A computed fold for a 110-nucleotide RNA from a soil metagenome, annotated as SAM riboswitch aptamer (S box leader). The sequence is in RNAcentral, with records from MGnify.
[in-house]
RNA sequence: UCUUAUCAAGAACGGCAGAGGGAACAGGCCCGCAGAUGCCGUAGCAACCGAUCCACAGUUGUGGAAUGUCAGGUGCUAAUUCCUGCCCCGUUAUUCGGGGAAAGAUGAGA
Numbered sequence: 001u002c003u004u005a006u007c008a009a010g011a012a013c014g015g016c017a018g019a020g021g022g023a024a025c026a027g028g029c030c031c032g033c034a035g036a037u038g039c040c041g042u043a044g045c046a047a048c049c050g051a052u053c054c055a056c057a058g059u060u061g062u063g064g065a066a067u068g069u070c071a072g073g074u075g076c077u078a079a080u081u082c083c084u085g086c087c088c089c090g091u092u093a094u095u096c097g098g099g100g101a102a103a104g105a106u107g108a109g110a
Base pairs, nucleotide, nucleotide: 001110002109003108004107005106006105007104012042013041014040015039016038020031021030022029025085026084027083028082043077044076045075048073049072050070051069052068053064054063055062056061057060081103086100087099088098089097090096
C1' cells in the first nucleotide's frame, strides 16, 4: 500500500511527568493543575487470530441458536469512531430523523 470483517455493548487503579488533549483540517461539544493527553506497572474487558469440545457435511469447510469452553498473539479500558462536514430519503424553515459514502481505528490475509 491492497483485500476483507467489525466499529450503539464492555472494561480501572497506582507510579512518573507537567499543559494542553479528544487522528488530520474546519465548526461544535467535551476532558484537563481536584493533574488530563502521554509513558510504565498491575488489574480488567472483549473474543478478530489461536487452542479445544460438540453437531453437520466429508478433508477441508459450516454452525454452536440469549451468540460452547479456554485465554496463547493482537487490541481495547470518557463521551456512537464524541458529533457534523459529501450523497440520498422522510419531515417542518437553514430543524429533526434514517440510510449510504469518504476518512479513521482494530484484526486477519497479501